[in-house]
RNA sequence: AGAUUCCUUUGGGGCAGGGUGUAAUUCCCGACCGACGGUGAUAAAAGCAUAGACGCUUUUUUAGUCCGUGACCCGGAUCAUUUAACAAUGUGAAGGUGGAUUUGGUGAGAUUCCGAAGCCGACAGUGAUAGUCUGGAUGGGAAAAGGGAUUG
Repeated sequence: AGAUUCCUUUGGGGCAGGGUGUAAUUCCCGACCGACGGUGAUAAAAGCAUAGACGCUUUUUUAGUCCGUGACCCGGAUCAUUUAACAAUGUGAAGGUGGAUUUGGUGAGAUUCCGAAGCCGACAGUGAUAGUCUGGAUGGGAAAAGGGAUUG
């Protein structure tokens, strides 16, 4: 270095302008947004090489729609509290559900690059149907960074 484990911190963005209407950031025109890890032919820097370049190496960087994960929902193991017992309350493991891309170009190779046109977005609430408002949530969380211990 790596592995195991513990602690701390961090860890999601967005309807401008207009129309209809008693009422809509919910409908219509239009606007805007894109969590985490991986892959990756992008881009940048440094180094190596060279007459110079192509090139090679390292680091950083590049996908909402590819692969996987998280949130939400279903599910309820386990544990705790309580009870004579059943029950109840809290906790919430495994498992399950789960949205969306084509086309042209370049090229040996691209659903990632470049051009173009699309498409997608938990639950509950609402004076009217919500990716964007309000709420669960001062929550949870994939994961990232730093530190400690053990091993080596």